[in-house]
RNA sequence: UCGGUAAAUCGCCUUAUCGCGGUAUUUAUACUGAGGAAAGUCCGAACACCAUAGUGCAACAUAGUGGUUAACGGCCACCAAUCGAGAGAUUAGGACAAGUGCAACAGAAAGAAUGUACAGGUAAUGCUGUAGUGAAAUCAGGUAAACUCUAUGUGGUGCAAUGUCAUGUAUACCAACACUUGAGUGCUGCACGCGCAACGUUGGAGGGUAGACAGCUAAAGUUUGCUGGUAACAGUAAAUUCAGAUAAAUGAUAAGGCCUCAGCAUGGUAUCAUGCUUGAGGACAGAAUUCGGCUUAUAGAUUUACCUAAUCA
RNA sequence: GUCCUUGUAGUUCAACGGAUAGAACUGCCCCGUCCUAAGGGGUCAAUGCUGGUUCAAUUCCGGCCAAGGACACCA
Numbered sequence: 001u002c003g004g005u006a007a008a009u010c011g012c013c014u015u016a017u018c019g020c021g022g023u024a025u026u027u028a029u030a031c032u033g034a035g036g037a038a039a040g041u042c043c044g045a046a047c048a049c050c051a052u053a054g055u056g057c058a059a060c061a062u063a064g065u066g067g068u069u070a071a072c073g074g075c076c077a078c079c080a081a082u083c084g085a086g087a088g089a090u091u092a093g094g095a096c097a098a099g100u101g102c103a104a105c106a107g108a109a110a111g112a113a114u115g116u117a118c119a120g121g122u123a124a125u126g127c128u129g130u131a132g133u134g135a136a137a138u139c140a141g142g143u144a145a146a147c148u149c150u151a152u153g154u155g156g157u158g159c160a161a162u163g164u165c166a167u168g169u170a171u172a173c174c175a176a177c178a179c180u181u182g183a184g185u186g187c188u189g190c191a192c193g194c195g196c197a198a199c200g201u202u203g204g205a206g207g208g209u210a211g212a213c214a215g216c217u218a219a220a221g222u223u224u225g226c227u228g229g230u231a232a233c234a235g236u237a238a239a240u241u242c243a244g245a246u247a248a249a250u251g252a253u254a255a256g257g258c259c260u261c262a263g264c265a266u267g268g269u270a271u272c273a274u275g276c277u278u279g280a281g282g283a284c285a286g287a288a289u290u291c292g293g294c295u296u297a298u299a300g301a302u303u304u305a306c307c308u309a310a311u312c313a
Numbered sequence: 314g315u316c317c318u319u320g321u322a323g324u325u326c327a328a329c330g331g332a333u334a335g336a337a338c339u340g341c342c343c344c345g346u347c348c349u350a351a352g353g354g355g356u357c358a359a360u361g362c363u364g365g366u367u368c369a370a371u372u373c374c375g376g377c378c379a380a381g382g383a384c385a386c387c388a
Stems, first nucleotide, its partner, number of pairs: 001310001003307008012257007020033006035284001039295002042293005047158004054192004059154005064078005079093001080091004094149002099147002101143002111139001116131005162214004173204005184196003207387003221240008258282005263276005314384007323338004331368001340356005361377005
């Protein structure tokens, strides 16, 4: 140098004109207006309602050791195993010495067994070794992303939660319903328990509305520095306020610049460097109650640390 | 927005973890007939994609992709 490994950052900019959402008021001005993933909805929480969440069973999840956190199945460190030449990468990494099941083909034999060939050995016997088959062959055998067991954990539903107001209609009709027990129902798989239970409750089938406000964005906030810690992370100081729409705003046009690729020209042995009234392109994507993670998508650019099978000095 | 379900020939369905993935209809070829149809014979055709567990995966477990469905409020 080529190639590679790990991690981090950015992910178009400026001006003008027009346009859209929000807030404020002086009502025509000012300020403000997407992301690293806003995505998938895969985990974990906040928050709300239902017995402030109860008992048993079932079901589900997790699984080395220690730490971190509001919490986690995330993250960090270390150990082990596997892969790689290496930097490093991956791991659902408890138990088959409780029980049950499974093992195609091959092989004598695949688990309460069986006994091929050669050799050895014994009083005798697959008693021992080797060969051969296979992923696995007597070994406390293999297999739990097989049932299962062990340990730990999980109540349910999700902002279409929930509360207030408005509009409007037909509590039509059908069915079930205890009178001291429990049909039904309370968004909980089953049982118990608890609550409701006749101008009532529930289911079916219809009717009406298709709206407003709160929840809703100042928070486990963001940025920078310092301290402690290997690290995840914690503590502390200062600064700062940063979308709240509802079929859903955050855009369009023009000019200039930046970057990439291609082409051409000049220089150079070459890698390459410089230039152009040249051409093409600038990704993935799009807040919807809010956070912490994970996963997936992403043109291109930049930075740091590290590796050495190759080449050169 | 939230929550479920399902992906196997062209279509509808099968398949204990052990494969050459099966069946019906359809398609194509042949026989059959004067020509069709019926009937008979043959043949083509698939596990959504991608990783993992396992000796072995349509099957078990992740991650993507696609399709389908349910859920508003009032009396």